[in-house]
Molecule: c-di-GMP-I-GGC riboswitch aptamer
Organism: Woeseiaceae bacterium
RNA sequence: UUCGAUAAAGGCAAACCCAGCAAAAGCUGGGGACGCAAAGCUACGGGUCCUCGCUUCCUCCGAGCAGCCAUUGAUGGCUCCCCGAAGGACCCAAGAUCGCCGGGCUGCCGAAG
Numbered sequence: 001u002u003c004g005a006u007a008a009a010g011g012c013a014a015a016c017c018c019a020g021c022a023a024a025a026g027c028u029g030g031g032g033a034c035g036c037a038a039a040g041c042u043a044c045g046g047g048u049c050c051u052c053g054c055u056u057c058c059u060c061c062g063a064g065c066a067g068c069c070a071u072u073g074a075u076g077g078c079u080c081c082c083c084g085a086a087g088g089a090c091c092c093a094a095g096a097u098c099g100c101c102g103g104g105c106u107g108c109c110g111a112a113g
Base pairs, nucleotide, nucleotide: 001112002111003110004109011036012035016031017030018029019028020027021026034099040105041104042103044102045101046100047097048096049095051093053092056089057088058087059086061084062083064081066079067078068077069076070075
C1' cells in the first nucleotide's frame, strides 16, 4: 500500500418486545440478533424522513358586511370582500438519519507485496 480465511482475540447490534424522552421523524436504557471489517467518530455534500414554527395558495365549514336574483311575504339562493376553525400542497427554517450514498478523521487482528 492492497486485501479479509474455513485463523485467533474480541467488538457492534436490524426487525420486534418492555420502560423512558420528543410535537413528530427519531433518540436513550434493558431484552433480542438481521446483518456489519470500520455497523468507530463526524450532519460537511447529496438523498430520505418529520412538521411545533413560517410564506403563498387550494378545499371545506361557520360568522360578519355589501350587492344581485327569486318570492305577496317570512325567507331562500348566488357572488365579492373579510374573520375564524379543520384539512391539503409548495417555499423557507428548524430537526432526524453516518445500519442510504459520498467526503473528512481515527483504528484491532491477520494475509500478500